[in-house]
Molecule: c-di-GMP-I-GGC riboswitch aptamer
Organism: uncultured bacterium
Parts: sequence; structure tokens; C1' cells
RNA sequence: CUGCAAAAGGGCAAACCAGUCGCAAGGCUGGGACGCAAAGCUACGGGACCUUUACGCGGUCGGCCGAGCUGCCGGAG
Repeated sequence: CUGCAAAAGGGCAAACCAGUCGCAAGGCUGGGACGCAAAGCUACGGGACCUUUACGCGGUCGGCCGAGCUGCCGGAG
């Protein structure tokens, strides 16, 4: 550097439910685990979604894909 073996210690937490904030997408807290080696962080590019008659403006999503930054264990090459 590659991300591809096993094990151990940990980590996160989809759907759904309750509370709460928001016009909404959705956010937060608690419960709960479908999954995740970046399911850690950033709306920079694409994409999806909300708002609008529509465009625009504005907004949401990092558990859709890139990109950037950071990062645990340790076999093999």
C1' cells in the first nucleotide's frame, strides 16, 4: 500500500413504537435491531425527497453514488 482470513474487545443502529420540534421532507431523545469496517465527519459534484400550479428561491437526506478529511483489530501478500 492492497481491503481479502480468523478471533477478541468494543462501536453504530434500519423498519417499527412513544415523546418532542418542523407546513413538509425530516431532525432530536428513549425503546428496538435490519444491517454496517468507515452505517465516523463534511451538502463539494451527481442523485432522491419536501415546499411551489410550475419554474425559481429556500430546505431535507452522509444507512444512494462519487469526492475530501479522520480512523479500531490484526492474518496474508